This is a predicted structure of a 320-nucleotide RNA (Bacterial RNase P class A). It matches the Rfam family "Bacterial RNase P class A". Rfam's curators write: Ribonuclease P (RNase P) is a ubiquitous endoribonuclease, found in archaea, bacteria and eukarya as well as chloroplasts and mitochondria. By type it is a ribozyme. The sequence was found by an Rfam model in a public genome assembly. The coordinates come from a structure-prediction model, not an experiment, and the mean pLDDT is 76.
């Protein structure tokens, strides 16, 4: 220096004016002042796992779902790390292998039921095309030929399915609480002290609970406030174990809380990046600066991303 491949940071800056949201203080009765803080690596998909709130007391047998090689790690996982084993992409080597990175569809094909287009005589348990061999006879035995695969065949289970392991449900619009207001009233059905009408326990069935009212129809009234709301399996530095994910000590920090939902707008000047002229160094214009927008709260996974830098692996080519 060429090509490939990984992980990470930033993702427009400064300035000035004006505005918006909450918190602390100080005031004020109208509402001022100051001080500090204000959307992401994905805030998106809502796929998965929880925290937390309620169902709620109690299970059980059957589904239903999901996982799957062999250790780890985490609150916990269908998610990470490490290993083995396969497959992929770049290289390198006569090659046979190998090195880096990347994916996982990685338990069972003698429990059983399915699939394999054409081609071939035939794609499964039964037979049989050509030719040879044998036999009392018989595809009894071998060879060809068609295929990808043709004699107790093999191949596929991100085909049903079988193993083995786990698995309540429902969401912060979960709930918790205060005021107001009406129709506690008609109409039907089923029931009313007990061998329960009706609901509740994820779907069903059996248990178990709560129940004198309760399931429909027509009609009235209301729909406002406060909490829940952000200090957390919390985030940085450093050391100590470990291959590694991670854990463990110390210190040090406090980084939206809205509620129809703020978290920006204007000017100037610089930065980056393409692009054109012009050109020693540069310089002048002209366009654009990705994805994108908290909403209960967290750890993953998927998917979108203009440009910029930094580090490493693997290797080509030159020099030493």
């Nucleotide at each position: 220096c060429u090509a490939g491949c990984g992980a990470g940071u930033c993702g427009c800056c400064u300035u000035a004016u004006c505005g918006c949201u909450c918190u602390u203080u100080a005031g004020c009765a109208g509402u001022u002042a100051a001080a500090g803080a204000g959307a992401g690596g994905a805030a998106a998909g809502u796929c998965c796992g929880g925290a937390c709130a309620c169902c709620a007391u109690a299970g059980u047998a059957u589904g239903g779902c999901a996982u799957a090689g062999c250790g780890g790690g985490u609150a916990a996982c269908g998610c990470c790390c490490g290993u083995c084993u396969g497959u992929u992409u770049u290289g390198a080597u006569u090659a046979a292998u190998u090195a880096a990175a990347a994916c996982a569809u990685g338990g069972a094909c003698a429990a059983g039921u399915g699939c394999a287009a054409c081609a071939g005589a035939a794609a499964g348990c039964a037979g049989g095309u050509a030719c040879a061999g044998g036999u009392a006879a018989u595809g009894c035995u071998g060879u060809a030929g068609u295929g990808a695969a043709a004699c107790c065949a093999g191949g596929u289970a991100a085909a049903c399915u079988c193993u083995a392991u786990g698995u309540g449900g429902u969401g912060c619009a979960a709930c918790g609480u205060c005021a107001u207001g009406u129709a506690a009233a008609c109409c039907a059905g089923c029931g009313c002290u007990a061998a329960a009408a009706g609901g509740g326990u994820u779907a069903u069935g059996c248990g178990c609970c709560c129940a004198a009212g309760u399931u429909g129809g027509a009609g009235g009234g209301u729909a406002g406030g406060c909490g829940g709301u952000u200090a957390u399996a919390g985030u940085u530095a450093u050391u100590u174990a470990g291959u590694a994910a991670u854990a463990g000590a110390u210190a040090a920090c406090a980084c939206a809380g809205a509620u129809a939902a703020a978290u920006g707008a204007u000017a100037a000047g610089g930065a980056u990046u393409u692009c054109g002229a012009u050109g020693u160094u540069a310089u002048c214009g002209a366009a654009a600066u990705a994805c994108a927008g908290a909403a209960u709260c967290c750890g993953g996974c998927u998917u979108a991303u203009a440009g910029a830098c930094u580090c490493g692996c693997u290797u080509u080519u030159c020099u030493u």